[in-house]
Context: one part of a larger RNA
RNA sequence: GAACGAACGCUGGCGGCAUGCUUAACACAUGCAAGUCGAACGAGAAAGUCCUUCGGGAUGAGUAGAGUGGCGCACGGGUGAGUAAUAUAUGGGAACGUGCCUUUAGAUUGGGGAUAACCAGGGGAAACUCUGGCUAAUACCGAAUGUGCUCGCAAGAGUAAAGAUGGCCUCUGAAUAUGCUAUCGUCUAGAGAUCGGCCUAUGUCCCAUUAGCUUGUUGGCGGGGUAAAAGCCCACCAAGGCAACGAUGGGUAGCUGGUCUGAGAGGACGAUCAGCCACACUGGAACUGAGACACGGUCCAGACUCCUACGGGAGGCAGCAGUGGGGAAUCUUGCACAAUGGGCGAAAGCCUGAUGCAGCAACGCCGCGUGAGUGAAGAAGGCUCUUGGGUCGUAAAGCUCUUUCGAUAGAGAAGAAGGGUUUCUAGGUGAAUAAUCUAGAGAUUUGACGGUAUCUAUAUAAGAAGCACCGGCUAACUCCGUGCCAGCAGCCGCGGUAAUACGAAGGGUGCAAGCGUUGUUC
Repeated sequence: GAACGAACGCUGGCGGCAUGCUUAACACAUGCAAGUCGAACGAGAAAGUCCUUCGGGAUGAGUAGAGUGGCGCACGGGUGAGUAAUAUAUGGGAACGUGCCUUUAGAUUGGGGAUAACCAGGGGAAACUCUGGCUAAUACCGAAUGUGCUCGCAAGAGUAAAGAUGGCCUCUGAAUAUGCUAUCGUCUAGAGAUCGGCCUAUGUCCCAUUAGCUUGUUGGCGGGGUAAAAGCCCACCAAGGCAACGAUGGGUAGCUGGUCUGAGAGGACGAUCAGCCACACUGGAACUGAGACACGGUCCAGACUCCUACGGGAGGCAGCAGUGGGGAAUCUUGCACAAUGGGCGAAAGCCUGAUGCAGCAACGCCGCGUGAGUGAAGAAGGCUCUUGGGUCGUAAAGCUCUUUCGAUAGAGAAGAAGGGUUUCUAGGUGAAUAAUCUAGAGAUUUGACGGUAUCUAUAUAAGAAGCACCGGCUAACUCCGUGCCAGCAGCCGCGGUAAUACGAAGGGUGCAAGCGUUGUUC
């Protein structure tokens, strides 16, 4: 000199964009943060309103809220405790998996038995739970078939599925079923894409006052196991493997793109943003599933907190806000799904503390303002003085202008494209002028921010300057007070009666909505 997720002192007008628990991975009150689908399924209220023969009925409504089932909950969000290599960065590899998505070929036949919800009864303080009875499915289970796939030299053996919604119709007075058809779904096999698992080479901090470490250890054969190679696991056999090119042990630490500094080489760091990893009160385990050994799932153990009728139960903010605590120190218990993205759904839509916005904080960067011109009687006043003057100083006043920002009043966005509804046109499937899909055109509807940005008008110089320093380094000097005292100080050093170094004043210098100090890095 530069930098900072900074803090402290004094001061503080506005706006834009960023950033905001670095400490206790300490404990957490309260609310919200993951649901959705009735076009998979069976059942199904109430309030209110209307009618009434007062018994009830209709509507609300096949709505709400539950249940079975499907998909999602493995994403998104947080934190950095652990980890020095089961990590990460770059490059290479072979023995793998992959829901949803795209594409190719084919199929979707015919049956069965249950079970929740519900009803009845019981236990319990509660959490919850037991028994009996009824019922549905795209829930579950056989049978059939086998394009294929798996095993096998072959013969052969094994192996799947589920329907839903809309429309039409011969027969007919009408409706429904069979059937046909469109869309979505389901099953088998292949290919792709995406994402992931695995192996390997090289790089990745300090200590030798850590020198030897290792028995599933190193390799082989056989078996098990996995989606998959492998001591990953097991039996047997051999005695290997690593190490001063630093093994083993100890300490510290998430890694990277990058950030800061520096002319560079380097050095230090790894907040925000992006990629990967690890963790979710502590330790362990598996289940479900395409995917987890799962932050807001399950089980076991432990610590802690809470409820209890003492028998037993409940919980996990390192999600967003917020509280206590620790600390020099770090924000609102806000608004909205309008946009972007995600989950579910055919869709409308619902959910989304992701996200978009707003709030707080000079914490940082950037921009603007606090007026401009003129004005010498060099006013008054302050300071100083050799009493002549000098200086503050064109500074003020006065005169002439302007009105940014702020104040008040009025107008007022872009961000909105899609999607829905409706009308029309063209095309595809189709027996069809149903229906449905695709494309296009017209109308209508959707904004948290926000009456915000922006624009216009009105009035008035009106509402807006501080902080540090002035001995040398280092830009900037005099007077008074004090008298080795009080004090200053980054280094040298000032202060003991004329202190440009202490305190104050006047003046000056530097930066400026900031200025200085402290801390840390180069």
Small-subunit ribosomal RNA, 5' domain from an uncultured prokaryote, 522 nucleotides, folded computationally.
Its mean pLDDT, the model's own confidence on a scale to 100, is 83.
The full RNA is in RNAcentral, with records from ENA.